[in-house]
Notes:
Model confidence (mean pLDDT): 83 of 100. The part of an RNA shown here (large-subunit ribosomal RNA, domain I) has 482 nucleotides and comes from a Phycisphaerales bacterium. Rfam family: Bacterial large subunit ribosomal RNA. Its family is annotated with structural constituent of ribosome and ribosome in the Gene Ontology. It was read from a public genome assembly. Lineage of the source: Bacteria > Pseudomonadati > Planctomycetota > Phycisphaerae > Phycisphaerales.
Context: one part of a larger RNA
RNA sequence: GGCACACGGUGGAUGUCUUGGCGUCGAGAGGCGAUGAAGGACGUGGGAACCUGCGAAAAGCUACAGGGAGCUGGUAACCGAGCUGUGAUCUGUAGAUGUCCGAAUGGGGCAACCCGACCCUUUUGGGUCACCACACGCUGAAUGUAUAGGCGUGUUGGAGCAAACCUGGGGAACUGAAACAUCUAAGUACCCAGAGGAAAGGAAAUCAACCGAUACUCCGUAAGUAGCGGCGAGCGAAAGCGGAUAAGCAUGUGGAAGAGCGAACGGGCUGGAAUGCCCGGCCGGAGAAGGUGAAAGCCCUGUACCCGGAAGCAUGUGAAGCCUUCAAGUAGGCUCGGGCUCGUGGAACCCGGGUUGAACAUGGGGGGUCCACCCUCCAAGGCUAAGUACUCCUCGACGACCGAUAGUGAAUCAGUAAGGUGACUGAAUGAUGACAAGCACCCCCAUGAGGGGAGUGAAAGAGUACCUGAAACCGUGUGCUU
Numbered sequence: 001g002g003c004a005c006a007c008g009g010u011g012g013a014u015g016u017c018u019u020g021g022c023g024u025c026g027a028g029a030g031g032c033g034a035u036g037a038a039g040g041a042c043g044u045g046g047g048a049a050c051c052u053g054c055g056a057a058a059a060g061c062u063a064c065a066g067g068g069a070g071c072u073g074g075u076a077a078c079c080g081a082g083c084u085g086u087g088a089u090c091u092g093u094a095g096a097u098g099u100c101c102g103a104a105u106g107g108g109g110c111a112a113c114c115c116g117a118c119c120c121u122u123u124u125g126g127g128u129c130a131c132c133a134c135a136c137g138c139u140g141a142a143u144g145u146a147u148a149g150g151c152g153u154g155u156u157g158g159a160g161c162a163a164a165c166c167u168g169g170g171g172a173a174c175u176g177a178a179a180c181a182u183c184u185a186a187g188u189a190c191c192c193a194g195a196g197g198a199a200a201g202g203a204a205a206u207c208a209a210c211c212g213a214u215a216c217u218c219c220g221u222a223a224g225u226a227g228c229g230g231c232g233a234g235c236g237a238a239a240g241c242g243g244a245u246a247a248g249c250a251u252g253u254g255g256a257a258g259a260g261c262g263a264a265c266g267g268g269c270u271g272g273a274a275u276g277c278c279c280g281g282c283c284g285g286a287g288a289a290g291g292u293g294a295a296a297g298c299c300c301u302g303u304a305c306c307c308g309g310a311a312g313c314a315u316g317u318g319a320a321g322c323c324u325u326c327a328a329g330u331a332g333g334c335u336c337g338g339g340c341u342c343g344u345g346g347a348a349c350c351c352g353g354g355u356u357g358a359a360c361a362u363g364g365g366g367g368g369u370c371c372a373c374c375c376u377c378c379a380a381g382g383c384u385a386a387g388u389a390c391u392c393c394u395c396g397a398c399g400a401c402c403g404a405u406a407g408u409g410a411a412u413c414a415g416u417a418a419g420g421u422g423a424c425u426g427a428a429u430g431a432u433g434a435c436a437a438g439c440a441c442c443c444c445c446a447u448g449a450g451g452g453g454a455g456u457g458a459a460a461g462a463g464u465a466c467c468u469g470a471a472a473c474c475g476u477g478u479g480c481u482u
Stems, first nucleotide, its partner, number of pairs: 001481009015467001016431002020402002022399007029391002031161002039101003042055003046079002049075003061095006070083003106115003116129005131158003134154006165196001166194005176183001180230001206213002217244005227235002248317006258307001260306001265280005281298002283287001289301003321383003332356008342368001363378005418425002438466001441453004
């Protein structure tokens, strides 16, 4: 040095667990804001670092209602001082207070700071003063009437924030076409404006086919069809058919909120502890679940039923249609673009820029160039629930979802620590024990670290580096071997 065995150290895998996540379903809510939001800064407690709450009236004040014995939030004890059956703490509703910044709005500014004017007020304190729009009033040019403009008043409105969903205005490229330009990606991403709990659309100048349907929206189908297409890559309908959909009232049904009510057990044994085992009972409209010193229907919280009664649902009735001044630089033509399955094509139809420019129900539009017949509808005004989309958020239930390298980035004071000039990037860390009973006292030691006794505990080889404690890795001892 190697091998083997034994005993350790280190390390934190594994097992078990779950405070946290993820998803689905069903309800609710779908907004907040100049009465100053969202989000913050700074304060605020007897001693107070952070979190939470609150705002100089500062872990709080007032009223009402609930509740009924303890309480002065958490990490987190300790000391001190108090409150409370004259009902505290706590819960709900309403109100008061609400520093400074922030749309931030008296002016400024490097956010949480600086500097004003006026009015009221005894000190002290309080109030007003941004801009835009609108309404009203008063004034008032060139210029006579007017208008523009100016001034004032207003307990009129706006402004900013917010996850997705929605409408409108703009609008890429990578990519695909095995290159690439038409084309595609895609009217996607993204930007802007605006609105609502939904939005949009909507009551035929629609389809259809000689039969007829009957607003709109959404789903299924028609159908990867008809078509479009360097007829390449690819793109891709519609009619029709089948479904979803309905104010108010009455009756029935239904069963949200709620610190609502809510049955029934003893003994023995083992054990640290009984919920285990044995024996004998009981309840059950409740044997869901969680907790309790191991595994509990009967110990606790609950659970079923019940009380309470909101929404909803069913049936009946009624059941999506309405309003108006009835639409002219409009329809149509030409030209240039855009949208439709339609890439200019024989290209209708719809929308827009430019340029032209009708008729008036004895009229006009459409039926895919165009013409006739036929059929059908009535543009150039407006409103309209439901069915549909979404989830920042609240509540409830559930899961052949995860179980700490998983599940959210975040189970732990996380968008934190840390990195970056910045935009931005972005972690790790869960578990003593039933109860701290968290090792009084003694010894070694540096008044150490660490350890040995003693004690607690079921266990300390459970000692805050704490459940279990794998491997790598590092040792000690013994044997064999070189």